The part of an RNA shown here (large-subunit ribosomal RNA, half A) has 1669 nucleotides and comes from a metagenome.
[in-house]
Context: one part of a larger RNA
RNA sequence: GGCGUAUGGUGGAUGCCUAGGCUCUCAGAGGCGAUGAAGGACGUGAUAAGCUGCGAAAAGCUCCGUUUAGGUGCAAAUAACCUUUGAUGCGGAGAUCUCCGAAUGGGAAAACCCAAUAUGUUGAAGACAUAUUAUACCGUAAGGUAGGCAAACGCAGGGAACUGAAACAUCUAAGUACCUGCAGGAGAAGAAAACAAACGUGAUUCCCCCAGUAGCGGCGAGCGACCGGGGAUAAGCCCAAACCGUUAUUGUUUCGGCAGUAGCGGGGUAGUAGGACUGCGACAUUGAUGAAAUAAAUGAAAUGGAACACUUUGGAAAAUGUGAUCACAGAGGGUGAUAAUCCCGUACAUGCAAGUUUAUGAAUCAUAGCAGUAUCCUGAGUAAGUCGGGACACGUGUAAUCCUGACCGAAUCCGCCGGGACCAUCCGGUAAGGCUAAAUACUAGUCAGUAACCGAUAGUGAACGAGUACGGUGACGGAAAGGCGAAAAGAACAGUGAGAAGCUGAGUGAAAUAGAACCUGAAACCGUUAGCUUACAAUCAGUCAGAGCACUAUCAAUAGUGUGAUGGCGUGCCUGUUGAAGAAUGAGCCGGCGAGUUAUCUUUUCUGGCAAGGUUAAGGAGUUAAUAUCCGGAGCCAUAGCGAAAGCGAGUCUGAAUAGGGCGUUAAGUCAGUGGAGAUAGACCCGAACCCGGGUGAUCUAACCAUGACCAGAAUGAAGCGUGGGUAACACUACGUGGAGGUUCGAACCGACUGAUGUUGAAAAAUCAGCGGAUGAGUUGUGGUUAGGGGUGAAAUGCCAAUCGAACCAAGAGCUAGCUGGUUCUCCCCGAAAUGCGUUUAGGCACAGCGUCUGAUUUAUCUUAUGGGAGGUAGAGCACUAGUCUGGUGCGGGCCGGGUAUUCCGGUACCAAAUCAUGUUAAACUCCGAAUGCCCAUAAUGUUACUGUCAGGCAGUGAGGCUACGAGUGAUAAGAUCCGUGGCCAAGAGGGAAACAGCCCAGAACGCCAGUUAAGGUCCCUAAUAUAUGCUAAGUGAGUAAGGAGGUAGAAUUACUCUGACAACCAGGAGGUUGGCUUAGAAGCAGCCAUUCCUUAAAAGAGUGCGUAAUAGCUCACUGGUCAAGUGACUCCGCGCCGAAAAUAUACCGGGGCUAAGCAUAUAACCGAAACUGCGUCAUAUAACUUGUUAUAUGGGUAGGGGAGCGUUCUGUUGUAGGUUGAAGCUAGAUCGAAAGGACUAGUGGACGAAGCAGAAGUGAGAAUGUCGGCAUAAGUAGCGAAAACAUUGGUGAGAAUCCAAUGCACCGAAAACCUAAGGUUUCCCACGGCAGGCUCGUCCGCGUGGGGUUAGUCGGAUCCUAAGGUCAGGCCGAACGGCGUAGCCGAUGGACAUCAGGUUGAUAUUCCUGAACCGAUUAUUUAUCGUUAUCAGAAGCGGAGGGACGCAGGAGGAUAUGCAUGCAAGCGAUCGGAAGUGCUUGUCAGAGCGUGUAGCCAGACAGGAUAGGAAAAUCCGUUCUGUCGUUAAAGUGAGACGCUGUAUGGGAGAGUCCACGGACUCGAAGAUGUUGAUUCCACACUGCCAAGAAAAGCUUCGCUCUCGAGAUAAAUAACCGUCCGUACCGUAAACCGCCACAGGUAGGUUGGUAGAGUAUACUAAGGUGCGC
Repeated sequence: GGCGUAUGGUGGAUGCCUAGGCUCUCAGAGGCGAUGAAGGACGUGAUAAGCUGCGAAAAGCUCCGUUUAGGUGCAAAUAACCUUUGAUGCGGAGAUCUCCGAAUGGGAAAACCCAAUAUGUUGAAGACAUAUUAUACCGUAAGGUAGGCAAACGCAGGGAACUGAAACAUCUAAGUACCUGCAGGAGAAGAAAACAAACGUGAUUCCCCCAGUAGCGGCGAGCGACCGGGGAUAAGCCCAAACCGUUAUUGUUUCGGCAGUAGCGGGGUAGUAGGACUGCGACAUUGAUGAAAUAAAUGAAAUGGAACACUUUGGAAAAUGUGAUCACAGAGGGUGAUAAUCCCGUACAUGCAAGUUUAUGAAUCAUAGCAGUAUCCUGAGUAAGUCGGGACACGUGUAAUCCUGACCGAAUCCGCCGGGACCAUCCGGUAAGGCUAAAUACUAGUCAGUAACCGAUAGUGAACGAGUACGGUGACGGAAAGGCGAAAAGAACAGUGAGAAGCUGAGUGAAAUAGAACCUGAAACCGUUAGCUUACAAUCAGUCAGAGCACUAUCAAUAGUGUGAUGGCGUGCCUGUUGAAGAAUGAGCCGGCGAGUUAUCUUUUCUGGCAAGGUUAAGGAGUUAAUAUCCGGAGCCAUAGCGAAAGCGAGUCUGAAUAGGGCGUUAAGUCAGUGGAGAUAGACCCGAACCCGGGUGAUCUAACCAUGACCAGAAUGAAGCGUGGGUAACACUACGUGGAGGUUCGAACCGACUGAUGUUGAAAAAUCAGCGGAUGAGUUGUGGUUAGGGGUGAAAUGCCAAUCGAACCAAGAGCUAGCUGGUUCUCCCCGAAAUGCGUUUAGGCACAGCGUCUGAUUUAUCUUAUGGGAGGUAGAGCACUAGUCUGGUGCGGGCCGGGUAUUCCGGUACCAAAUCAUGUUAAACUCCGAAUGCCCAUAAUGUUACUGUCAGGCAGUGAGGCUACGAGUGAUAAGAUCCGUGGCCAAGAGGGAAACAGCCCAGAACGCCAGUUAAGGUCCCUAAUAUAUGCUAAGUGAGUAAGGAGGUAGAAUUACUCUGACAACCAGGAGGUUGGCUUAGAAGCAGCCAUUCCUUAAAAGAGUGCGUAAUAGCUCACUGGUCAAGUGACUCCGCGCCGAAAAUAUACCGGGGCUAAGCAUAUAACCGAAACUGCGUCAUAUAACUUGUUAUAUGGGUAGGGGAGCGUUCUGUUGUAGGUUGAAGCUAGAUCGAAAGGACUAGUGGACGAAGCAGAAGUGAGAAUGUCGGCAUAAGUAGCGAAAACAUUGGUGAGAAUCCAAUGCACCGAAAACCUAAGGUUUCCCACGGCAGGCUCGUCCGCGUGGGGUUAGUCGGAUCCUAAGGUCAGGCCGAACGGCGUAGCCGAUGGACAUCAGGUUGAUAUUCCUGAACCGAUUAUUUAUCGUUAUCAGAAGCGGAGGGACGCAGGAGGAUAUGCAUGCAAGCGAUCGGAAGUGCUUGUCAGAGCGUGUAGCCAGACAGGAUAGGAAAAUCCGUUCUGUCGUUAAAGUGAGACGCUGUAUGGGAGAGUCCACGGACUCGAAGAUGUUGAUUCCACACUGCCAAGAAAAGCUUCGCUCUCGAGAUAAAUAACCGUCCGUACCGUAAACCGCCACAGGUAGGUUGGUAGAGUAUACUAAGGUGCGC
């Protein structure tokens, strides 16, 4: 270390529970709101953070009723109170009810700010208190109404897309989603210009049928009625007009009236037309509404409300046992376990007011007859029409009917409309005005219930302080989290410890392994204990065999348990594939959750009811609310078919037919339920990218608008100007001056060219080192505008909140997905396909093929044999077709020659038709032609081959692969591709081939330590072997070719050979001749020629090779000798050899090794599989009969079909059996079953809960990069966030690298210092603490707890003003919502506007204090001026005018800030050579205000007259005239300076005293001069330039007015008043924006010294810091 045991931790599954959900039902309600809603903000308690309640009368106040002993909510404890004189509680009615919100006095950034008027308060003003003050509409007015919110339902105005159509455009989705307007408890519709069909019905609405019918429809997908029938409910009416009257008014008049218009009253309302009108008659009847009163019912909190004891066990009795009781009450809940009789309740009975209902009912309203028909009335820009749309089931169609945008345009009851174009006839109705209950739809909220609904990963998102925490700019998104115990009896006290940690005792309790991290307490994961095992051993970790050791049991020699030395065999699971151990997919592990459901319709199987019939639907009755049951026959299916139809009918259609033929007649259905399948719905689950309607975003970024701010320092030197030269005059030129520029260099600032680092970063874009622009088309702050097919864009498809070829959010929506993944228990039977045809089809689908199940048929199938047949392949052949070899003959042609030269003749080793002979080739040649196969018939065997066929239910498959044979393509390449015929794999295990889907053998139901074999094997690994004859020598065997070779064995042919072969040795190998020619030479041997001959010979070539310049020389052929028996050549064949080079390591026998253990042949054995056999067992099918047995056969299996079961939750039986003497759950065990699984025992646990028989399902998990939680692994690994740096001593403390103090060192210093805006929101200060946060530590902290802290007339904002922009009375426009926009209002980043110095706290200061000021009011006094009833001082309001009032660059000047130096004052005096000075250190300071008005700037100022302009007026402004003064600066403006304030006072180095060491108190010197010098001030003043540079108010002045007005104004003095908000702290950062105590980002102001041009750079002061290992 491993395995198992025991025991713990962690964790929170399981079981049990329920406080919360969810479903439906009944009842009631169906709104709230200017009498201020819904919803909030802020408050409110003795203490009070949250929830609840309430509202300054604030967990409450008053009254009435009810109840009764205790109360002051959740929520303990303490304090203080209330209460039988009735508290608390409950019900009813009142009072109060801050602020926001329709929000309503005005404004606004919701919960805030600011007003006006009246009254009160005050001496007055301000402040304060109370009330009123919005808009629109109506109304003369008083006054009234509306607005906003709310779940669904309703009507209306607008109105998508995804999707479906396997694409898509009409169509569909769908008039859906969504937006908008408006209403009610319902809404809408509604009393026929309706249907119908020759019969009739009689408003509307809703339900069931009709019917998926008639129709509509790229006649596709789909859409889809009417009539009529059955039900629910039922209800009908009123105007306009004619006519009459009247009021007002107009016209006219013959003044009597008449007529018109408008209002009012009467009258009147219909279709077999009615009414007016005329005449007659009646004044009844019927109906509706329903006052007061009476009676009754209903109606709150609440009240009454029966009946039990004991025993046993136990912590506890409701359990057990025994014996009782009540019941109009045995619903339910609680009580220490399970209670009718213990408690609350329950049945039943009683009970206020308002209200409601019922009965009686006054009063009111409505309603009516007959006849006549001369006249009048009966809804007009209407009906109808044309064009264009829309709605009707109906898509323009033959298209009626309805609505209407445009244009037209009737009739008047003898009229008009409709009846699906239109016409006629007939029938029905009476448009162009209106109202109308019920039946119907829905449920945010209330009451009472309900469940074969959930039970904490479930059920609402939410059982709990949840729409919370948290995320986002925003719209919006959105969690997790239940359980001690009967009772807190919640652990007194003690020990340990730094301890309020933890632990150990003690104690409580039935139990503490129920201890608050608390019921049960599984698994992963992490420990500990003892048993066995493990340190020479390789690998899916098991399985089979198996020794040893330990333990258990008993009948004592066996059985079992744990472990497992050693050996054999053995490459996970899933998916998806032709094929996976695959190095193809998925899973870290465990636990929970997680996928074929439901509705309707169709079809089919089975079961049941009834049956030529079967059955009800809606609805009704009934009931307990939803059942059961009964009624209901409308309808549906069947009972008859045929035909296009009329129609006929066991027949009918076709047809001339009585023929023939087609379809029928000869089979029972129907209604429910169950199973299978389909259709429509999301339809097995998860998964897009998209599309579309509505909203949210310009705090990022793009552009623009308004208003502000910023840019060190150097350099260059344009125009212009000046002077000189020059010219007739210009021009031109030199020097100077000048200071232009999308100019140059270069910081801040902005950017981002290069490299490196970083890449689980310091950082979701940075750092470091360089780099570009840096007065401009520059950068930047604040406020605003533009919005999604839109914006913006110096243009990159860039940017629009870390998102952009179309943002984000939620919605349609569960879009769709022919695509991928996943899809959960068991067993039994059968068992495919990867083919054809078609396909916008090729990885999909339809039909066929192949599977399965049921029924029928019953050998029809298959095999073999026999007989008969069709055929054109293999082969073969060349007769055809097409090629083709050789030869012969040679048509015709070429060439040459001759020739009388157009014709002809000859030759030819040229080409060559045709033909003959010969040899051949062919998928698209055939004179021929098999074998197999195929078709038909007959016969036979088997008939369990469940073979074929038919009908019906249900599929899957339609990617195939290798191998053998036959072909094509290819290269007679491919593990290639495409066909055909088989086999195997797929879907097939076993044996062999070392290993190895497809090859060889062989088809696994289960068991056996039995036997026989197949392929293949038998030396060892490794089961099994020997013999015989050969071959091989190469380790060939155990990889390969052309080619090569006296390897070797065998065979055949042939030649030579004792008349002597072959080999070897000895010898010869000659002469003519150097053959001829050629040649410089050529002599056998450069070359050419040859009839290459002849001679001598045993033999010898006019020469086989070497050689020479040529000769020569050496050889060979050939011959003789020696030797003595076989020798040579060629061919075939067996086995070998060479040819033979690759990369980590032999590596081309599986290894060892082998000379056989190789190869060939032969013989005889053996081994060898899940084959076959034997024995035993199970299942299925068939058969038989003895009816539960036997026999026979079968039993591999993916997709798939069929069958049978197991288990889970709930329901009925069931208040079951059982259960505190111990249920469920959990743990363990050596138990049972063929499986899923089931018992039992022990422990734990502490309250439930089986089985059987039925029923209903959220019913079974290992995989979905599933989901939630827990726990591992990597790993004690990476890292601990700027390399500016720490060290020492002391202190505190339980503990110190990290805290405090001191000292030294180091770093920043245009910042890493200080002030301040935004933003944050208590982080500020003090005390205490140290669990967590802090990347270590911690005694410390921006952490926790408690306490404290922000003081303003003058600072900032409001009370003042306006810009961009916003909002907008009126106004204009628009389907709706709404858009635009004037006056006005709001709106700072701008304008206006009054305080300084010092001191003080732990924390605030221009705020407090001291001193010195200023501003605006009020009152009083004094002085001056004006005025007092109007030709009006002044105020207020309004208006005119001035002013406010503005750009950029440049340079010069004057100042000051600041610094430095000298002087002065105080202090100091060296450790090392010098040093008492020209040494060192420190200090040497100062405000606002008032007065004076300087440097400078400004050319007009003043006075008077006139005046057509300033929308009226003006004494003002403007214009103009005159005068005086001035252009040498008067007035005006204006920094600074000086004086006063102030001989002050403050401050001040330093010194002294005390000290608790933090500090406190007292005293207090010098205080001059020079210099430097700004980017600050004078001041946008001046100069220059072109791009020509806000508004309004405050302020000054003038007038006007239907306001006020008798006093007013100014100055001085005195007194008094001065509202609201902000004010702490951080603020280049640890407090803001970046998820962080993050190397990033963040506007403005101040900015010392030395060197330097400089804000560069380096060092440094003040100050800050050393970066939390």

Its Rfam family is "Bacterial large subunit ribosomal RNA".